[in-house]
Predicted 3D model of a 131-nucleotide RNA (c-di-AMP riboswitch aptamer (ydaO/yuaA leader)) from a soil metagenome. Rfam family: c-di-AMP riboswitch aptamer (ydaO/yuaA leader). From the family's description: This family represents a conserved RNA structure found upstream of the ydaO and yuaA genes in Bacillus subtilis and related genes in other bacteria. The coordinates come from a structure-prediction model, not an experiment, and the mean pLDDT is 81. The sequence is in RNAcentral, with records from MGnify.
RNA sequence: CGCCGAAUCCGGUCCAGACGGCCGGAGCCGGGGACCCAACUUCCCCGGGGUGAAUCGGCCGCGACAGUGGGCGGCCGUAGGGUCCUUCCCGCCCGAACCCGACAGCUAACUCGGUAGGCGGUAGCGGAAGA
Numbered sequence: 001c002g003c004c005g006a007a008u009c010c011g012g013u014c015c016a017g018a019c020g021g022c023c024g025g026a027g028c029c030g031g032g033g034a035c036c037c038a039a040c041u042u043c044c045c046c047g048g049g050g051u052g053a054a055u056c057g058g059c060c061g062c063g064a065c066a067g068u069g070g071g072c073g074g075c076c077g078u079a080g081g082g083u084c085c086u087u088c089c090c091g092c093c094c095g096a097a098c099c100c101g102a103c104a105g106c107u108a109a110c111u112c113g114g115u116a117g118g119c120g121g122u123a124g125c126g127g128a129a130g131a
Base pairs, nucleotide, nucleotide: 001120002119003118004117008026009025010024011023012022013021014020027115028114029113030112031111032110037105047103048100049099050098051097056077057076058075059074060073061072062071080094081093082092083091085130086129087128088127089126090124
């Protein structure tokens, strides 16, 4: 300087100072929460829900006496997402991780939170159209 992401900015205070700690605010983001509408949960081993693009399949393997199922692991796909102003096309990449704790549809008023982290160094300085 740029990218993913809501994750940026302003003020006060502590401090020698800070892109550090604490506090407050603006902006941005998320959850809970009526009427109406919608829906009818759970029910052997499998609850249900939230943030997020990160869902859903097929094949193979593993434990229990065995089976089904569930769970875990691997491979191949896939809904979906990213790729330096926007859209389309092509190429490349991702398709995770965590949280709530028996409980939540939508939802005005109201209310409760977050404002992290990770990466790149001529990158896809690709093509077309536009701004």